[in-house]
RNA sequence: GGCGUGCUUAACCCAUGCAAGUCGAACGUUCCUCCGGCUUCGGCCGGUAAGGAAAGUUGCGAACGGGGUGAGUAACACGUGAUUAACCUGCCCCUCACACCGGGAUAACUCAGAGAAAUCUGUGCUAAUACCGGAUACUCCGUUUCCGUCGCGUGACGGAUUCGGGAAAGCUCCGGCGGUGAGGGAUGGGAUCGCGGCCCAUUAGAUUGUUGGUGGGGUAACGGCCUACCAAGUCGACGAUGGGUAGCCGGGUUGAGAGACUGAUCGGCCACAUUGGGACUGAGACACGGCCCAGACUCCUACGGGAGGCAGCAGUGGGGAAUAUUGCGCAAUGGGGGAAACCCUGACGCAGCAACGCCGCGUGCGGGAUUGAAGGCCUUCGGGUUGUAAACCGCUUUCAGUAGGGACGAUUAUGACGGUACCUACAGAAGAAGCACCGGCUAAAUACGUGCCAGCAGCCGCGGUAAUACGUAUGGUGCAAGCGUUAUCCGGAUUUAUUGGGCGUAAAGAGCGCGUAGGCGGCUUAGCAAGUCAGGUGUUAAAUCCAGGGGCUCAACCUCUUGUUGCACCUGAAACUGCUAGGCUUGAGUUCGGUAGAGGAAAUUGGAAUUCCCAGUGUAGCGGUGGAAUGCGCAGAUAUUGGGGAGGAGCACCAGUGGCGAAGGCGGAUUUCUGGGCCGAUACUGACGCUGAGGCGCGAAAGCUAGGGGGAGCGAACAGGAUUAGAUACCCUGGUAGUCCUAGCCGUAAACGAUGGGUACUAGGUGUGGGAGAUGUCGUGUCUUCCGUGCCGUUGGUAACGCAUUAAGUACCCCGCCUGGGGAGUACGGCCGCAAGGCUAAAACUCAAAGGAAUUGACGGGGACCCGCACAAGCAGCGGAGCAUGUGGCUUAAUUCGAUGCAACGCGAAGAACCUUACCAGGGCUUGACAUGUAGGUGAAGCGGUGGAAACACCGUGGCCGAAAGGAGCCUUCACAGGUGGUGCAUGGCUGUCGUCAGCUCGUGUCGUGAGAUGUUGGGUUAAGUCCCGCAACGAGCGCAACCCCUGUCGUAUGUUGCCAGCAUUAAGUUGGGGACUCAUACGAGACUGCCGGCGUUAAGCCGGAGGAAGGUGGGGACGACGUCAAGUCAUCAUGCCCCUUAUGUCCUGGGCUGCACACGUGCUACAAUGGUCGGAACAACGGGCAGCGAGGUGGUGACACUUAGCGAAUCCCUUAAAUCCGGCCCCAGUUCGGAUCGGAGGCUGCAACCCGCCUCCGUGAAGUCGGAGUUGCUAGUAAUCGCGGAUCAGCAUGCCGCGGUGAAUACGUUCCCGGGUCUUGUACACACCGCCCGUCACACCACCCGAGUUGUCUGCACCCGAAGUCGCCGGCCUAACCCUUUUGGGAGGGAGGUGCCGAAGGUGU
Repeated sequence: GGCGUGCUUAACCCAUGCAAGUCGAACGUUCCUCCGGCUUCGGCCGGUAAGGAAAGUUGCGAACGGGGUGAGUAACACGUGAUUAACCUGCCCCUCACACCGGGAUAACUCAGAGAAAUCUGUGCUAAUACCGGAUACUCCGUUUCCGUCGCGUGACGGAUUCGGGAAAGCUCCGGCGGUGAGGGAUGGGAUCGCGGCCCAUUAGAUUGUUGGUGGGGUAACGGCCUACCAAGUCGACGAUGGGUAGCCGGGUUGAGAGACUGAUCGGCCACAUUGGGACUGAGACACGGCCCAGACUCCUACGGGAGGCAGCAGUGGGGAAUAUUGCGCAAUGGGGGAAACCCUGACGCAGCAACGCCGCGUGCGGGAUUGAAGGCCUUCGGGUUGUAAACCGCUUUCAGUAGGGACGAUUAUGACGGUACCUACAGAAGAAGCACCGGCUAAAUACGUGCCAGCAGCCGCGGUAAUACGUAUGGUGCAAGCGUUAUCCGGAUUUAUUGGGCGUAAAGAGCGCGUAGGCGGCUUAGCAAGUCAGGUGUUAAAUCCAGGGGCUCAACCUCUUGUUGCACCUGAAACUGCUAGGCUUGAGUUCGGUAGAGGAAAUUGGAAUUCCCAGUGUAGCGGUGGAAUGCGCAGAUAUUGGGGAGGAGCACCAGUGGCGAAGGCGGAUUUCUGGGCCGAUACUGACGCUGAGGCGCGAAAGCUAGGGGGAGCGAACAGGAUUAGAUACCCUGGUAGUCCUAGCCGUAAACGAUGGGUACUAGGUGUGGGAGAUGUCGUGUCUUCCGUGCCGUUGGUAACGCAUUAAGUACCCCGCCUGGGGAGUACGGCCGCAAGGCUAAAACUCAAAGGAAUUGACGGGGACCCGCACAAGCAGCGGAGCAUGUGGCUUAAUUCGAUGCAACGCGAAGAACCUUACCAGGGCUUGACAUGUAGGUGAAGCGGUGGAAACACCGUGGCCGAAAGGAGCCUUCACAGGUGGUGCAUGGCUGUCGUCAGCUCGUGUCGUGAGAUGUUGGGUUAAGUCCCGCAACGAGCGCAACCCCUGUCGUAUGUUGCCAGCAUUAAGUUGGGGACUCAUACGAGACUGCCGGCGUUAAGCCGGAGGAAGGUGGGGACGACGUCAAGUCAUCAUGCCCCUUAUGUCCUGGGCUGCACACGUGCUACAAUGGUCGGAACAACGGGCAGCGAGGUGGUGACACUUAGCGAAUCCCUUAAAUCCGGCCCCAGUUCGGAUCGGAGGCUGCAACCCGCCUCCGUGAAGUCGGAGUUGCUAGUAAUCGCGGAUCAGCAUGCCGCGGUGAAUACGUUCCCGGGUCUUGUACACACCGCCCGUCACACCACCCGAGUUGUCUGCACCCGAAGUCGCCGGCCUAACCCUUUUGGGAGGGAGGUGCCGAAGGUGU
């Protein structure tokens, strides 16, 4: 820009304007202009074949191929197809015929009157195509009689005939326009019928003009349409009646289709016009812009009375999430009137507003990177990206703008649109881009901010300090004058399944049968043609849609031609279904003969047992339980062996996944009555069948009838005793209803095979119950067949589990049922019931799941097997005391930080007086205590002195290397350093733990839809997933074991610093000598179930034995699978991100980490005599040593000091080992035990022992007499006990890491506690039992139900009142036309009025 569309809500109320008028060629009058005359200039009179206006009479229109709306309506309202022989139709067209003679009024107007107004009344005059009478008339209407032709019934059409009835209007410009009757046409309508299209059965019965008939009335017309009488019908499960909702259709949206939803614009029909009722006029209305009445509302009023109806076009208010101008024009198309000119037309044509929809177009195009500019963003700092994008160069001008020309639509006149479309010229890239999104679905990612906050979200879900998900930015993606959101509909959804689903366990088979309607139905023959199939005819309005053309520059849009599943009719076919008639025997049934059975009902009867009663025997308990008690018992129980009696209930063995029955269910025996099944056989009936909505019947247990009996045992409720935290339970002792019978109700169960009934078909094997047949070596044998009842299993199907001729397989027929979980099988209503309750059966609200089957784990006060100092058996401890040490807590300026069940707590720390040190106080420094680089400078560093607590500051002194350039050092500058600051939940590395437990996996194959399984399970065996055997598995990897180290035996080699048997020597292996031995250092040997016997599967292996130093992994160590614990550590180290930068960095002094009411962990020393103490005597190993170990000597009571030899060590030193042995004392005591604490005096280290070290001596001499509940370690050179060494370290060891000495006890065994492994089982757990999860109560909120009541709306029935009005009747009052009389009147007809039926609104009751 073009073309469309625009109150979905209040059919809510409406101011204002407009939306239906027109005709003088139907009529009279008035006025104006005009013409003539007169005039007192106010005006008056006359005329007209000049023109105009006004109201009125008349006609036509106002009932629309006009406009609006969708309230009502579930209906012949609509759609579609028929019928009208039951009808009407103004204006229009055609044909035929006619238009003659008369009459009386009336509006306008005049005068008078009433009223505020609206309006009305009276008097007088007048015209007509207004009104009336008469005549004439047909093929018209009514009627009588008859004929012909035709039809689906009543009947229709045509003709003849008798009697009766019915018309008209004029005007004119002379061209015409009209009038009447009849027939025909066209158009428009009325009425009737078949079929079609919503929900609720928690609406099942409805109906009295109702259904039909006869007579009458009424209508254009049929008809209960209305009325009187008669009959009692009519509709309904194929859904009547009632309730809810709704205008219907052509069409529209969606969909592959079938369908589902919808009914805006355009078109057809219907309905409505403020609400309800009513008629009038008319061809047509019960009338949107007419009338009457009633109601509500609004307005005017002089309070007496009046007026009004936008769901017409605009517009206002209101409602609402939301929908436009109080525009222009009759130029076009169409409509009304008129002869026409013309008038009217908010129909219509246009314009305005709105991105509301669809379509088209532009916002530029080409070049332009060896500078990928600047800026932005990111960055691994190299760069990347925005990006040829911009700049810059060249080109174009669509659209918008300015100017000029300028339509079609209109025939010759008339153009609202409109100076519009379109054409031409001009200038200049100029004036013209936004929105959403970027975690997955789903195309497109990074940074920063934020820190479960703010926020996002369609679903899943994001956000708790590294957010591709929030917000922003940059970039990207998708659309584009739009883009997103919201709402609604269809789709996807085979998620209501006709196409096209299901019901064993997911929702779903009725508890079972009989049977009505209905549905379905064996073989065969003939006929019919309803279904079915084929061809044709009519219709299926237009628009839309599909196909092919045409016109606007294209498209949207407009337009031409063709087609379209339906319905009706005609003709034909006859296989199938159906119908009619006939036949058949295989389905079904009947008959005869057998047969099994807890099938049912009634009666009779039997024995065992329990209990009770009687009598006897007999004595103290019985009974009961896990253990007890309540209870019973000396008033004689229980028990005993028997005896007698009573009563009720149930029927051991037989007995069996055996039998019977439809199911529920049925069990001693006998008798009677009775139902059904199965087998065999013959004849008969001839489809008689299957299923089964409603209906009817049966139906366990419990329960009901203050029913009637009965009551032995058992036993809800109840009581008591136990158990327990409690125990309204489980256990025990009692015990009432009930259980039993009879009569009646109830009608439900996990009423289960969680599997409806029927028929047919589809491998087998093996049991068992009932029959029949064949065969037979006859033994209770074998084979075949029918019916039942089980198990296993193939094909198949199933989500899997499982099913499998007794189907959950393959098919058909019929019924019932399901459609996410909860609410809820509940509420309300209805039906049933005595009640309890049953049957039927929702919604609001709420959740995102609920559920099935299977898998892997984990778990279990599930099962099986096995292991471990796990228990048990032992030894020694801890827990009590004192002290040491660590932790918590408290305190503090600080008591730095971390570790926190096992698996933190003598832990990081193998050693805090300063340092360490990270903490606190105070004093200092700021390129820094430390690193690198850049640039510049330079008598630096160091030393001495002064001040100061020191760091540090100031003064003096002070010349390194190099030939030089320069370097080192120092000062200044900029980059940067630094951080034991945060995050171990961002990380690497390292470590702990389950656990040195025996497990954890993979490849290929196989199985399974899959998760997964198998292997890895099973039978044995082992310390071991160690090995053997078996096996749809075969192999392999990480673990186990072995390889490595130490130790135990032997050999060989070598002997110094080691050793010394023999020889010599000494105080002494001191020395000579020796290599035998010990020992050391190397290298070897040895042990492998190798040998023997037994067991075992002939295996793996186990048991025993021999030999051997050692025997079944000899002992010990190192070595730690897949993984778990967001386990521990950012304070060893490393490291991302964040944070500090004259400080969270760094230096210094002092303090603190050692603080003490208390609690816990780990240790040491003890409590003593297996001891303490004193004296004497003996025997190790591992290690360490030069800023070191330090002999010997001297001093000291001693710690130690002084002096110094030797030794960088098999040489010297630490280094006397101690427990032990021998001897003396102590004599059971708070001690000759125990050593804390405190006082004094010393020693050592160190710059310095006050806070705050260790040691020595003298003195002091606390608690403690073996430790509650509980708890720890250890299975042999182990526990226990004794000492020694080392690291750290100036000094500091009860800790830690090592070393040797002495040297036990016990293990029946695996029930239990703890932990672990394998298999199996259950699971509603998977953060995995420290799981999950139920109910009450408290508080707040939401929804629904009930609720004394209160209120609104719709509606049935009965009655009262009764407007307007039609119809009927009366008509004494009034009355021009016609008739009769005649001037008085009478009649016919009409009117006002009255009255009757009906009747809206209103009222009352229910």
Molecule: small-subunit ribosomal RNA
Organism: uncultured Actinomycetes bacterium